Context: one part of a larger RNA
C1' cells in the first nucleotide's frame, strides 16, 4: 500500500458554526472533457508468452508469432459523469397562524433553614462517638421567645417529565434574545449534505485582579482508632466553593455508539401539537419527541433492534501487539499549572 476495522477486545474529533474540497433532486434541448466504438500513428531491441530450430539434452542460443493492457490522432455515438442555456416542485429555505419548554442573558423580589450580633425566660450541662476524648458552657452555653445582620442554595410540584448542538438548565417576576415543533399550502426554485485548515463554545478543578464569605470545605491543627495510622471516625479550620471581568480548555466531555438521507414484521407507555369522536376528557387518527419490551435482520458474544449496533448512499474523524509514553525531543499555545502535537532506543 491493498484489505479489514472502530457500543464493551486497539479506534467516533468535547460540541458546534463553517472555508476550501469531495458528493448531489425531476425534466427537456445543446456541447462532447470524461466514458464507449472504428481506422492510423507510435509504444527501439532484449526481457515474458507461443511455435519451431541449433548445440547429444537442458540452462543457453537463433528465426518467426502473439504480446507490450500505454499514449498522440481521424470519424463516429450520447446512456452516464461533466458543462452551457431553459423549466419543475418532492430536497431546503421564506411567508402566516398557533401552543409547550429548569434553552440563553439582564434587572428585581420570596420564603424556609443553617450561621452570627442584641434582648427575655432559663439552669448545669451542651455536643460528638462503638465507646470516648479534643471542643463549647456558671464571664450562665445547650434548649426556648422576640428583634437585626449576612451569604449561599431554592423543599414540595418533580416524573425512566421538558429545554439545549455539547457542557449543561430547577423559587418568583418582569424585559431582551435562540432554538425545535404543529397547521396552513402562500411564496423562492436545487438555493443541498458533509467539512480538512480556521472560528467560536465548552463540568469541575486550576490562575489573574477587586468584591464577598453564611454553610461546607482540599491544606494544615487537635482528639481519638492502630502495632504505626502522615488514613477511614470526631472537634476545629484557610484557600475555595459566590459574583465581576480576563485566562485555562480537560474529563468514565459516555448512548463509551461522528454527521446527514432513503428503506424495513410488532407491542406497550409518556411529553408537545393538530384533526375527528366524545360532550366529560375518553376514544381513534396523525406529526415531531423520549422511554420499556421484542421480529426479521446483524452481532465473537453480551446483546442492538423505524431514537440500529438492520439493509444502503456521501462526507469528516480515529485504529494497526503490549509495557516503554500520552514519556523525550522539536514546535505551538498559556500568567502559571499545564494543553495540543508526538517519536525512538530497549523489552515481551
Nucleotide at each position: 500500500u491493498u484489505g479489514g476495522g472502530c457500543g464493551u477486545a486497539a479506534a467516533g474529533g468535547g460540541c458546534g458554526c463553517g472555508u476550501a474540497g469531495g458528493c448531489g433532486g425531476c425534466c427537456a434541448c445543446g456541447c462532447a472533457a470524461g466514458u464507449c466504438c472504428u481506422g492510423g500513428g507510435u509504444g527501439a531491441a532484449a526481457u515474458c508468452c507461443c511455435u519451431c530450430g541449433g548445440c547429444u539434452c537442458a540452462a543457453c542460443c537463433g528465426a518467426g508469432g502473439a504480446a507490450c493492457u500505454g499514449c498522440c490522432u481521424u470519424g463516429g455515438a450520447a446512456a452516464c459523469u461533466g458543462c452551457a442555456u431553459g423549466g419543475c416542485u418532492u430536497g431546503a429555505g421564506g411567508c402566516c397562524g398557533g401552543g409547550a419548554g429548569a434553552g440563553g442573558g439582564u434587572a428585581g423580589c420570596g420564603g424556609a433553614a443553617u450561621u452570627c450580633c442584641c434582648a427575655g425566660u432559663g439552669u448545669a450541662g451542651c455536643g460528638g462517638u462503638g465507646a470516648a476524648a479534643u471542643g463549647c458552657g456558671u464571664a450562665g452555653a445547650u434548649a426556648u421567645u422576640g428583634g437585626g445582620a449576612g451569604g449561599a442554595a431554592c423543599a414540595c410540584c418533580g416524573g425512566u417529565g421538558g429545554c439545549g448542538a455539547a457542557g449543561g438548565c430547577g423559587g418568583c417576576u418582569a424585559c431582551c434574545u435562540g432554538g425545535a415543533c404543529c397547521g396552513g399550502u402562500u411564496c423562492u426554485g436545487a438555493c443541498g449534505c458533509u467539512g480538512a485548515u480556521g472560528c467560536g463554545c465548552g463540568a469541575a478543578a486550576g490562575c489573574g485582579u477587586g468584591g464577598g464569605g453564611a454553610g461546607c470545605a482540599a491544606a494544615c491543627a487537635g482528639g481519638a482508632u492502630u502495632a504505626g495510622a502522615u488514613a477511614c471516625c470526631c472537634u476545629g479550620g484557610u484557600a475555595g466553593u459566590c459574583c465581576a471581568c480576563a485566562c485555562c480548555c480537560u474529563a468514565a466531555a459516555c448512548g463509551a455508539u461522528g454527521c446527514a438521507u432513503a428503506c424495513u414484521u410488532g407491542g406497550u407507555g409518556u411529553g408537545a401539537g393538530c384533526c375527528a369522536u366524545u360532550c366529560a376528557u375518553u376514544u381513534g387518527g396523525u406529526u415531531c419527541g423520549u422511554g420499556c419490551c421484542g421480529g426479521a435482520g446483524c452481532u465473537a458474544a453480551c446483546g442492538c433492534g423505524u431514537u440500529a449496533a438492520g439493509u444502503a448512499u456521501g462526507c469528516c474523524g480515529c485504529c494497526u501487539g503490549g509495557g516503554g509514553a500520552g514519556u523525550a525531543c522539536g514546535g505551538u499555545c498559556g500568567c502559571a499549572a499545564g494543553g495540543c502535537u508526538g517519536a525512538a532506543a530497549c523489552u515481551c

This is a predicted structure of a 348-nucleotide part of an RNA (small-subunit ribosomal RNA, central domain) from an uncultured bacterium. The coordinates come from a structure-prediction model, not an experiment, and the mean pLDDT is 89. The RNAcentral record of the full RNA draws on ENA.